Context: one part of a larger RNA
Molecule: large-subunit ribosomal RNA, domain I
Organism: Thiohalomonas denitrificans
């Protein structure tokens, strides 16, 4: 050194667990701010941090309501001091309190500061409190230049508004990579991304619609029709419609309404705390008994979770019932306020003519739709459409308006459910993680779970440097379960004994 056996060390794999995740369903909410929002900063407790809470009334005050014996949050004991059956902590519903910063709004500012007018009141003086001062739009009202009337312009008063929020929705901008096996129309894609704007949905919407000689009868979403007819460097690709079948239904106005919104009055209904809730004993085994073995017992509850191993009956629940002082939602309903509300039924309109978008439709035989520029009708005896275009025939009535519902989403919330994941898995995040680190910075981003039933966490000897660490010795059912703690693979290191060499 090498094999072999035993027996350890590191290590943390596998097993088992699961606080924590993903994904659904059903119901709900679908906003939140000038009444100062989301976020945040600094406070705050008897005692240092870090974290829930709350905010100079600071783990909290006031008030109605649940509830009933302990309580002063958690990491996380522990000391001190309270609290509470005159109902405490706790739970729910209103209310007050509510630094600073932040749309941040008196003015600045390098957020969480720094200066200030002006009014009240308090102070002997410095000063102290309390209130207000940004900007833009609408309305009403005073005033008013150049300019006579006027109007710009300024002043007062009062309503809004800003500013955030996951996706969905409508609108104005609008790309490449790529794929066309290169590349330019063409795609990709009207996608990403900027912007504006709204709502619990939005957007569309009651026919100048289709269809065909029959008829239908707003919009919107599902299946079909159909990868069809088309469109296309006829390449790559794009890609309908009628018609049918469901889902949901609703019509209305401009001679002042359909409606919708707020407030009310009264009735239910549902929500935000809760509350009742049945039925088991003994024996064995073991630290433990829910397990075994014997008898019973309830069940509109044998969903489910917990108790020292596997409990319908031991605890929480569960099925049933039952409940609200205050609040919200929601339907009916009464009365009220306001919105609709603009226009003499739609003219610079329809229609053309250049140039572009949009319609699967890439100009093309290219209708229809919108329109940047140049133009321009008619007036129901009319006028649009029926895919160049003309006739006939058919429909329908633009150039005003408004309309629930079926559809779309999921930051949130109650409940539940999975042939989801179970710590290199599921969210990046089970653990004080968008943390700790990196970056000037946009911005990237982790690792890191499990003692035990119960701390019963090792009193007290011993070695040792008042050590590390061990040995005793207790505890336990186990200490090789010792806190670097469940199980402890494998790599890697040893030790003992054989045996080759």
């Nucleotide at each position: 050194c090498g094999c072999a056996u035993a027996u350890g060390g590191u290590g943390g794999a596998u097993g088992c667990c699961u606080a924590g995740g993903c994904g659904g369903u059903a119901g709900g909410a679908g906003g939140c701010g000038a009444u100062g929002a989301a976020g945040g900063a600094c406070g705050u407790a008897g005692u240092a941090g870090c974290u829930u809470g709350c905010g100079a009334u600071a783990a909290g005050c006031c008030u109605c309501g649940g509830g009933g014996a302990g309580c002063c949050g958690g990491c996380a004991a522990a000391c001190a001091g309270g609290c509470u059956u005159u109902g405490a902590u706790c739970c729910g519903a209103g209310g007050a309190u509510u630094u600073c910063c932040g749309a941040a709004u008196g003015g600045g500012g390098c957020a969480a500061c720094c200066c200030g007018g002006c009014c009240a009141c308090c102070u002997u003086u410095u000063g102290g409190u309390g209130g207000u001062c940004a900007c833009c739009g609408g309305c009403a009202u005073c005033u008013g230049a150049a300019u006579a009337c006027a109007u710009a312009g300024g002043g007062u008063g009062u309503c809004g508004g800003g500013g955030c929020g996951a996706a969905c929705c409508c609108g104005g901008g609008g790309a490449a990579c790529u794929g066309a096996a290169a590349c330019a129309u063409c795609u990709a894609a009207g996608u990403a991304c900027c912007c504006g704007g709204a709502g619990g949905a939005a957007a569309a919407g009651a026919a100048a619609u289709c269809a065909a000689c029959c008829g239908a009868g707003a919009u919107u979403c599902c299946c079909u029709a159909a990868g069809u007819a088309g469109c296309g460097g006829c390449g790559a690709g794009c890609g309908a419609a009628c018609g049918g079948g469901g889902a949901a239904c609703a019509g209305c106005c401009c001679u002042u309404a359909a409606g919708c919104u707020u407030c009310u009055u009264u009735u239910g209904a549902u929500u935000u705390a809760g509350c009742g809730g049945a039925a088991c004993a003994c024996u064995c085994u073991g630290g433990a008994a829910a397990g075994u073995g014997u008898g019973g017992c309830c069940a509109u509850a044998g969903c489910g979770g917990g108790u020292g191993a596997a409990a319908g009956c031991c605890c929480c629940g569960u099925a049933c019932g039952c409940g609200a002082a205050a609040g919200g939602u929601c339907a009916a309903u009464u009365g009220a306020a306001g919105u609709g509300a603009a226009a003499u039924c739609g003219a610079g309109u329809a229609g053309g003519g250049c140039g572009g978008g949009a319609c699967a439709c890439g100009u093309g035989a290219u209708a229809u739709c919108c329109u940047g520029u140049c133009u321009g009708a008619a007036c129901a005896u009319g006028g649009g459409g029926g895919g160049a275009c003309c006739a006939u025939c058919c429909u329908c009535c633009a150039a005003g308006g408004c309309u629930a519902a079926a559809u779309a989403c999921u930051c949130c919330c109650u409940a539940c459910c999975g042939a989801c994941c179970g710590a290199u898995a599921g969210u990046g995040a089970a653990c004080c993680a968008g943390u700790a680190c990196c970056g000037u910075g946009a911005g990237g981003g982790a690792a890191a779970g499990g003692u035990g039933a119960a701390a019963a966490g090792a009193a007290c000897c011993c070695c040792g440097g008042a050590g590390a660490g061990g040995g005793g010795a207790g505890u336990g059912a186990a200490a090789u379960a010792g806190a670097a703690c469940c199980u402890g693979a494998a790599a890697c290191c040893g030790u003992a004994u054989g045996c080759g060499u």